Model confidence (mean pLDDT): 83 of 100. The part of an RNA shown here (small-subunit ribosomal RNA, 3' major domain) has 460 nucleotides and comes from a wastewater metagenome. The RNAcentral record of the full RNA draws on SILVA. It matches the Rfam family "Bacterial small subunit ribosomal RNA". Gene Ontology terms of the family: ribosome and structural constituent of ribosome.
Context: one part of a larger RNA
RNA sequence: UGACGGGGGCCCGCACAAGCAGCGGAGCGUGUGGUUUAAUUCGACGCAACGCGAAGAACCUUACCCAGGCUUGACAUGCAGCUGCACGCCGGUGAAAGCCGGUUCUUUCGAAGGUGCUGCACAGGUGCUGCAUGGCUGUCGUCAGCUCGUGUCGUGAGAUGUUGGGUUAAGUCCCGCAACGAGCGCAACCCCUGCCGUCAGUUAUACGUGUCUGACGGGACAGCCGCCUUGAUGGGCGGAGGAAGGCGGGGAUGACGUCAAGUCCGCAUGGCCCUUACGCCUGGGGCGACACACACGCUACAAUGGCCGGGACAGUGCGCUGCUACGCCGCGAGGCGACGCAAAUCGACAAACCCGGCCCCAGUUCAGAUCGGGGGCUGCAACUCGCCCCCGUGAAGGCGGAGUUGCUAGUAACCGCGUAUCAGCCAUGGCGCGGUGAAUGCGUUCCCGGGCCUUGUACA
Numbered sequence: 001u002g003a004c005g006g007g008g009g010c011c012c013g014c015a016c017a018a019g020c021a022g023c024g025g026a027g028c029g030u031g032u033g034g035u036u037u038a039a040u041u042c043g044a045c046g047c048a049a050c051g052c053g054a055a056g057a058a059c060c061u062u063a064c065c066c067a068g069g070c071u072u073g074a075c076a077u078g079c080a081g082c083u084g085c086a087c088g089c090c091g092g093u094g095a096a097a098g099c100c101g102g103u104u105c106u107u108u109c110g111a112a113g114g115u116g117c118u119g120c121a122c123a124g125g126u127g128c129u130g131c132a133u134g135g136c137u138g139u140c141g142u143c144a145g146c147u148c149g150u151g152u153c154g155u156g157a158g159a160u161g162u163u164g165g166g167u168u169a170a171g172u173c174c175c176g177c178a179a180c181g182a183g184c185g186c187a188a189c190c191c192c193u194g195c196c197g198u199c200a201g202u203u204a205u206a207c208g209u210g211u212c213u214g215a216c217g218g219g220a221c222a223g224c225c226g227c228c229u230u231g232a233u234g235g236g237c238g239g240a241g242g243a244a245g246g247c248g249g250g251g252a253u254g255a256c257g258u259c260a261a262g263u264c265c266g267c268a269u270g271g272c273c274c275u276u277a278c279g280c281c282u283g284g285g286g287c288g289a290c291a292c293a294c295a296c297g298c299u300a301c302a303a304u305g306g307c308c309g310g311g312a313c314a315g316u317g318c319g320c321u322g323c324u325a326c327g328c329c330g331c332g333a334g335g336c337g338a339c340g341c342a343a344a345u346c347g348a349c350a351a352a353c354c355c356g357g358c359c360c361c362a363g364u365u366c367a368g369a370u371c372g373g374g375g376g377c378u379g380c381a382a383c384u385c386g387c388c389c390c391c392g393u394g395a396a397g398g399c400g401g402a403g404u405u406g407c408u409a410g411u412a413a414c415c416g417c418g419u420a421u422c423a424g425c426c427a428u429g430g431c432g433c434g435g436u437g438a439a440u441g442c443g444u445u446c447c448c449g450g451g452c453c454u455u456g457u458a459c460a
Stems, first nucleotide, its partner, number of pairs: 001460002003457003007454007015444002019407005026299008034290002042053002064285007073122001077121006085114001088103006106112001124274002127272003133268002135263003138259001140257001145184006151160003164175003190251004195218007204209001221245001224239006288426001301400001305359007318347002322341002326337004366397001371392007413436007
């Protein structure tokens, strides 16, 4: 000087408390450990690994296993030699890849171009090392800190500044002070949203318009009034006006650094290692196994509910080998035909909700696992291993031990909708969107994490 303390003081944070909904029990989904396996590819491991890399594992992907094959190689560049030959097409073999055989270029006849073969130099490696690295990322933490120049103090490490008194979300600002200034952070500048105006109008439309869409601008600053605090500044409380107040709400933005944190399997890259194989192609299998254990979810256990009939209201986004109105067929998934739309123009039932009716507390008209049968769709192909529909079957489950998670407002909770990836999909996941819309916060003693000052230390 730091770090640490079951030392102290001050102060924050859904940290506790107050409250709401959950998890931990059940069934199922996904991930992981373990076990199994020819292989169940690899990585990630307290917070900060475990619906994580994976924003799409039937083949492909694929890195794993078995089998069949190829070697200058699936791909790049160069050298030498050979070649009117390769590619393609046909035949044979084969599961395919591959292998064997046949046929086959242009031409100014020198050669050149292209192609292939042989040889060489090389290619190739998701092989190892994230304790050799770049880059990127997580985390403390959106926490309020981290430093520098000059000066001053100290033999020196270093201190001062950055401490102190107030104040703030903030090293935010004010005052004081051997300090005076400055930088990276904070804030602001950027984007979305709430109010108003101007302009433009494809679209909507009752053709007047302007809900709306878009561009630009205005608007909020403790600016005004009162009170309190103060030496001053600053700040606090109340009020007016206002669509909005005391950083209006949200986003983007992550200082010096820490964890030899993560990633050599995104990419790049040093070193090491393999080069008829640790490279490459193909068929099949595996990544989907299952006595178990954990993590995160989905659906429930019902009457604030379930079922049936009728009625109403969104927003984000997406669409041409695409979205598909409408009609017909089918109980349905879907099929056939077909309008419109490269889309404010066309396409997609919002659901919870409201009205009426049935059920009457029962493992039930709750719940839907599992299994049997039949069918539809995508795709070369749904056995391992897809999704969907219909009929039947109807399991556990009666609100969950110790413990534990999220959330302070248009939030939680509940409800549906869209979308990336994508042929299809194991999506209950991710990222968004709107609809309905709460409860509680006395307080900071305690648990967890953090900031500043101070104190102890045998630690660095």